[in-house]
The part of an RNA shown here (large-subunit ribosomal RNA, domain IV) has 328 nucleotides and comes from a metagenome. Model confidence (mean pLDDT): 87 of 100.
Context: one part of a larger RNA
RNA sequence: CGAUGUUGAAGGAACUCGGCAAAUUACUCUCGUAACUUCGGGAGAAGAGAGCCCCGCUUUGCGCAAGCAUAGACGGGGGGCACAAAAAUGGGGGUGGCGACUGUUUAACAAAAACACAGGGCUAUGCGAAGUCCACAUGACGACGUAUAUGGCCUGACGCCUGCCCGGUGCUGGAAGGUUAAGGAGAGAGGUGCAAGCUUUGAACCGAAGCCCCAGUAAACGGCGGCCGUAACAAUAACGGUCCUAAGGUAGCGAAAUUCCUUGUCGGGUAAGUUCCGACCUGCACGAAUGGCGUAACGACUUCCCCACUGUCUCCAACAUCGGCUCA
Repeated sequence: CGAUGUUGAAGGAACUCGGCAAAUUACUCUCGUAACUUCGGGAGAAGAGAGCCCCGCUUUGCGCAAGCAUAGACGGGGGGCACAAAAAUGGGGGUGGCGACUGUUUAACAAAAACACAGGGCUAUGCGAAGUCCACAUGACGACGUAUAUGGCCUGACGCCUGCCCGGUGCUGGAAGGUUAAGGAGAGAGGUGCAAGCUUUGAACCGAAGCCCCAGUAAACGGCGGCCGUAACAAUAACGGUCCUAAGGUAGCGAAAUUCCUUGUCGGGUAAGUUCCGACCUGCACGAAUGGCGUAACGACUUCCCCACUGUCUCCAACAUCGGCUCA
């Protein structure tokens, strides 16, 4: 000097990105227990008291009894600094965000708000099913199943809901029409030959799917405007005009895990608050199963606050053990 422990006056988070670490709490019984709630919970909520030993008496069970066990929210007494005397052994409360939950995950830097999930929806599939494996297969899985089944995709308990757009892309349907390959067809033309012929080329016309075209479809991929004016102060604009569009963002939420300007403005909490909570809405650039908004319970998640507690700190000190270093 370091590591691991133990203790500490006064203060008690002033430390720090952040109470990280440590401390507090801890058992049993009795009492007591809020908001909220899906009525199950929340809850060991929170909080309060008791606990050792001796004597007496009482309770209940068993036993023929002696007695053994059990309880006393009974009485009296005793000792210690300390009676759940050691060890093991919850700190608690409030408030937002996210995810419903128990689960799963980056073996060895990430455990989460990520994945999964029950539930919801769309879609494919009628059985030799679709789909998958597969060069092929008469093969295998699907399934010794049969649409209340199986595959694919999205969403993600529950509650209230899920608006408008089919112009683009995709998908589905469409006995017409257009385009169109091989092929069919063969008017005609060329070469050669005396000729028959052989050979080259070739216009109409008939030719599938696809594409064009016509519809449908958004819990398919996706999208969801601008300018100007207007009310008897001013401000604002229910209202009007105009341009464009496939249609111009509905409900709900909103400076948000989304807000650039921004430490927005107001209120709350603090002596003092770029964070936090409640509002406002001017949403740079929320928004409805790429789900929207709520939500009890749950979380080694995350924000902020409070109580308790403490060497985290003011400000460091001592001791124990181990190591280093120096000297002998």

Overview: It matches the Rfam family "Bacterial large subunit ribosomal RNA".